Record summary: A computed fold for a 1397-nucleotide RNA from an uncultured bacterium, annotated as small-subunit ribosomal RNA. Rfam family: Bacterial small subunit ribosomal RNA. Gene Ontology terms of the family: ribosome and structural constituent of ribosome. Its mean pLDDT, the model's own confidence on a scale to 100, is 81.
[in-house]
RNA sequence: GAAUUCCCCCUUAGAGUUUGAUCCUGGCUCAGGAUGAACGCUGGCGGCGUGCUUAACACAUGCAAGUCGAACGGAGUUAGCGACCAUGAUUUCUUCGGAAUGAUAAUCGCUAACUUAGUGGCGGACGGGUGAGUAACGCGUGAGUAACCUGCCUCAUACAGGGGGAUAACACUUAGAAAUAGGUGCUAAUACCGCAUAAGCGCACAGUUCUGCAUGGAACAGUGUGAAAAACUCCGGUGGUAUGAGAUGGACUCGCGUCUGAUUAGGCAGUUGGCGGGGUAACGGCCCACCAAACCGACGAUCAGUAGCCGACCUGAGAGGGUGACCGGCCACAUUGGGACUGAGACACGGCCCAGACUCCUACGGGAGGCAGCAGUGGGGAAUAUUGCACAAUGGGGGAAACCCUGAUGCAGCAACGCCGCGUGAGUGAAGAAGUAUUUCGGUAUGUAAAGCUCUAUCAGCAGGGAAGAAGAAAGACGGUACCUGACUAAGAAGCACCGGCUAAAUACGUGCCAGCAGCCGCGGUAAUACGUAUGGUGCAAGCGUUAUCCGGAUUUACUGGGUGUAAAGGGAGCGCAGGCGGCCGUGCAAGCCAGAGGUGAAAACCCGGGGCUCAACCCCGCGGAUUGCCUUUGGAACUGUAUGGCUUGAGUACUGGAGGGGCAGGCGGAAUUCCUGGUGUAGCGGUGAAAUGCGUAGAUAUCAGGAGGAACACCGGUGGCGAAGGCGGCCUGCUGGACAGAAACUGACGCUGAGGCUCGAAAGCGUGGGGAGCAAACAGGAUAAGAUCUCUUGGUAGUCCACGCCGUAAACGAUGCCUCCAAAGGGGCGCAUUCACAGGAUGUGCGUGCCGCAGCAAACGCAAUAAGUAUUCCACCUGGGGAGUACGUUCGCAAGAAUGAAACUCAAAGGAAUUGACGCGGACCCGCACAAGCGGUGGAGCAUGUGGUUUAAUUCGAAGCAACGCGAAGAACCUUACCAGGUCUUGACAUCCCGAUGACAGGAAAGUAAUGUUUCCCUUCCUACGGGACAUCGGAGACAGGUGGUGCAUGGUUGUCGUCAGCUCGUGUCGUGAGAUGUUGGGUUAAGUCCCGCAACGAGCGCAACCCUUACUAUUAGUUGCUACGCAAGAGCACUCUAAUAGGACUGCCGUUGACAAAACGGAGGAAGGUGGGGAUGACGUCAAAUCAUCAUGCCCUUUAUGACCUGGGCUACACACGUACUACAAUGGUGUUUAACAAAGAGCGGCGAAGCCGCGAGGCGGAGCAAAUCUCCAAAAAACAUCUCAGUUCAGAUUGCAGGCUGCAACUCGCCUGCAUGAAGUCGGAAUUGCUAGUAAUCGUAGGUCAGCAUACUACGGUGAAUACGUUCCCGGGCCUUGUACUCACCGCCCGUCA
Repeated sequence: GAAUUCCCCCUUAGAGUUUGAUCCUGGCUCAGGAUGAACGCUGGCGGCGUGCUUAACACAUGCAAGUCGAACGGAGUUAGCGACCAUGAUUUCUUCGGAAUGAUAAUCGCUAACUUAGUGGCGGACGGGUGAGUAACGCGUGAGUAACCUGCCUCAUACAGGGGGAUAACACUUAGAAAUAGGUGCUAAUACCGCAUAAGCGCACAGUUCUGCAUGGAACAGUGUGAAAAACUCCGGUGGUAUGAGAUGGACUCGCGUCUGAUUAGGCAGUUGGCGGGGUAACGGCCCACCAAACCGACGAUCAGUAGCCGACCUGAGAGGGUGACCGGCCACAUUGGGACUGAGACACGGCCCAGACUCCUACGGGAGGCAGCAGUGGGGAAUAUUGCACAAUGGGGGAAACCCUGAUGCAGCAACGCCGCGUGAGUGAAGAAGUAUUUCGGUAUGUAAAGCUCUAUCAGCAGGGAAGAAGAAAGACGGUACCUGACUAAGAAGCACCGGCUAAAUACGUGCCAGCAGCCGCGGUAAUACGUAUGGUGCAAGCGUUAUCCGGAUUUACUGGGUGUAAAGGGAGCGCAGGCGGCCGUGCAAGCCAGAGGUGAAAACCCGGGGCUCAACCCCGCGGAUUGCCUUUGGAACUGUAUGGCUUGAGUACUGGAGGGGCAGGCGGAAUUCCUGGUGUAGCGGUGAAAUGCGUAGAUAUCAGGAGGAACACCGGUGGCGAAGGCGGCCUGCUGGACAGAAACUGACGCUGAGGCUCGAAAGCGUGGGGAGCAAACAGGAUAAGAUCUCUUGGUAGUCCACGCCGUAAACGAUGCCUCCAAAGGGGCGCAUUCACAGGAUGUGCGUGCCGCAGCAAACGCAAUAAGUAUUCCACCUGGGGAGUACGUUCGCAAGAAUGAAACUCAAAGGAAUUGACGCGGACCCGCACAAGCGGUGGAGCAUGUGGUUUAAUUCGAAGCAACGCGAAGAACCUUACCAGGUCUUGACAUCCCGAUGACAGGAAAGUAAUGUUUCCCUUCCUACGGGACAUCGGAGACAGGUGGUGCAUGGUUGUCGUCAGCUCGUGUCGUGAGAUGUUGGGUUAAGUCCCGCAACGAGCGCAACCCUUACUAUUAGUUGCUACGCAAGAGCACUCUAAUAGGACUGCCGUUGACAAAACGGAGGAAGGUGGGGAUGACGUCAAAUCAUCAUGCCCUUUAUGACCUGGGCUACACACGUACUACAAUGGUGUUUAACAAAGAGCGGCGAAGCCGCGAGGCGGAGCAAAUCUCCAAAAAACAUCUCAGUUCAGAUUGCAGGCUGCAACUCGCCUGCAUGAAGUCGGAAUUGCUAGUAAUCGUAGGUCAGCAUACUACGGUGAAUACGUUCCCGGGCCUUGUACUCACCGCCCGUCA
């Protein structure tokens, strides 16, 4: 000084997903760590660990337990010596006859060394394996044995005398295939058995002393009685017997702890206990005989399922949760089941016996075997290694020892299975190389990355040296290993997953709801950061991902640390046993509790401090910590407990009093319905939205009188009363329960709650017997309706009523369990007491019953002394939605059914409260030609035009409810034109760039053609410094042009619509956890969110209104082409008309009434005009993926001798049909007229309007004055007036058709317009339905213009004539504001249920 203790510090992280958005509840999912792992892709080295989790499935082969000759008798080998006998190799000598030598072999004895089948001793009960069984004193922890044992080891004491009989081996032999068994005979011991001895020990008997928690124990003395031994020797020892003590190891007993299920509630007969025996090392029903009837169990017995237990390991902030591989402790097992023997120790993994299954041998008679030891094999499986080396070390067995044995162990091999360490290079290097990817084509990224230059050598490779580990002379498996040194080469060494959010990291291409991805949300339907590939990036790295499992996050089982009004969740209610909790004051005890001390909590692991391998992983050391536990002991006495003594406030009893639909039984009453009898009376009654069935001339309904019978009790009657809840209502009587108030006599904590249990418990239903008026399931008839089992209606049975018995459930609700303490106010109703001025008031009390409201609580709604506040006790219940309150089982029930009550499977939500909208055959208010009141139409006819459909070579395309359809198209014969057929062109009809040629181009002409295309001819430029240039045409190459091709759901722009509706928002503030609200709502008023008042709002913006144009009046100014008081013309003039510029005028300004003294409304005056005077332009935030890629622009895709361009002809004009919009009519308010005479406005005009005059019946022609326009022209207005026709298919209507003409134009056939004559169709006012219009409007009449060569019933403008009606807002449609409900928010064309496919 650290770990440790106290304070401080530190430690405790969340995210996605329900909704249009919000808050909450609640589930699902993810990010972290871990593993004896497996799989996919990849793979350089080393160290240390780990490696059948499945079939306790079966096993070939080898090994895993032997050792001792210093216990014993034999047998054998070698050597030496000796003896004996035999053969006589070899060599030498030889007189060749032989002699010597004596190898070698056999037998016996002795000595030495060695081997060992058997007897004997010790060890095979250790070590090693596995986890099947076991829910148990099996394990853990702590105690106990006065109820026990213990070989080898240590210590102490005392001994070892003397005998005996066997038996294996061996020999012979029998049986058998074998295993093996038997017989006869011989022999030894530290094998076996008596006898002797007894310090001490055991037992029995009767004593003394001491002692313990009980049985008991210890010591001492006495008598009787019982049991031992083995030798060997190198003479040092080793071994043996008995007893005691120790150590070690074991046995038994006990307290506490140790999984799930009650859809397992009763279990048990040696069962529980006793007495007496037996047995054991020892206690015990452990076993036996007898006796008693106990014992266990809701504090979970019994049964069923699952499981070896622990130290520890993983995770976690912790508390906990999960696991029990490796290492260590205990237990159990050894092919399955049972049994004992031996032994100190076993009921024995590599011993025995029996039985079963399996395998093997067999001569068929009989035998042999047990890898859950180490290797290894088959099998199973997603999956798990070598038939290795060594006893060198550490240990074990035997031995005196040498030594032997040891798959224990030490090592090596295989596997990225895990942890740890190292490497795959370092420095410099910008032309930012090439390649690749992308691009807005400029660039950007990869990227100092590479190349290049300079270095280095860790690992691997080569060569040389080479350990410690051995204490102890020799002896090292590992191992020529670790390590050291040298030389050499950047060489031999990087992958995997991911890149939509969670979650670090994006682009391109391909694909086109396909292929596919996905942990959750989800992605993919032609521009995919989500699929596949590429490039780039991010993360980790010799690994990276995936799968499986566990903990965490999850406060999502909540002890720490949750809830139950509406989200899941209060039992239907009470009584009450057990249990849990419990008032005030003392005293004792010390179980809980607090403190100190002691023992234990093995080692390893964890933490701390050191140390050793180069570091680390790993390993070692520490009288270091921790191990939160258990036990013992000493103290304490506040609280709980317990014992005891008191108290009265909790609770209860007695007394007095009033209130009440509390309960049960009996009796009585009136009204009403129905039925019966009688009277009056006559044709209907009844019923409904309307009807019918039904009743009625056999007399109903109606009405009067009398009677019968059953059920229910009007008014009072009330957010009033009583009851525990269900529930209780006419009146009287009897019996009876409870609450309350007063007073304060008595008891003295007697209390609260309450699992099981018991009782009560609406309606319906069931059983037996009554009763039955009305009502009324079922059922029948009639209606309604597409159908009508619904609804309405006429009938009608169970039932409803009573008695007795069952059922036991309800939205049995306050969706709120019971008791108790505490915490702001207010005003009602009820009861009681006191008092006063007494039909009542005041004060007090607070039992019950309601309202409002503060704090507080709550997700919000809301609750708020009757809590859902603050606290305590007890009980019940909940843990995502569906499946399902279902199935099975059990209990109850006569049945119906009730109670208890799952799982498979499936979804990512289901849900609560509140918010904004939208919607509602919800409500209140208001507006609009919305309805109503009117006028005129459409829908019927013909024709025009557009659309659909059909047809076609083509009938180009678009527009589709309102808001497409006389729309784009303000005008398709060619052109237009986008379509079709045919013929042509391919850098192109159009644009830019390059090269070459020409000098043009334009223009003219010709050939040819259906026409373009094609071919030919004529005519021809400018500038110049002479090099060329400008311009144009032709030819050529390629970049490119071109596209009315696609996508309006990729877009810009433009437009429609709600709607000229009055709305849409913002800043700051305030309120709300928040989405949001307020403002903008309210009371009035307006055409208006227009204005006024009020108000937690105050202001502001876009809209409204106004400013602009036009029209209506006047003034001033100015007059030509206008006008005319000048008689006409010319001229003059500018009063008037008119023109066009500037002003004025109208503002609810004035008066009155109403209103709130406001805003404003109504009436009036004046005025040309009166309440925005009429009209126009002007269109908020937004909605409809509204319309348009064919006006234009444009992304992407497609096309490029064609989807581009040119030409001719055709088509867009078709025609059984259907629809829209117009025109013309059907006639007399009309037609016709050679009748008459007037009155407009606004426009247009030079490729034009075109006068007069003439010709033509006419369209028109000839003509050409005037006019670029207040001058000229178009230009004539028409309806009007008058005459005639007289109700007809007409003197209506004009379609269609014929003939003859005119005009425009290259051209009038498909396919123009007009004229004349002739023809003369449908049509006589239009079904259902539907449309426009509120005043100079509708209706009606004509005029002009744009487009345009020509073509108008269309469109856009202009004026003339000129009405009717509006009570009013009930209803239809649309809209605005407020409010309400909602399971809708793609917003009711929504959502959603059932059946079928």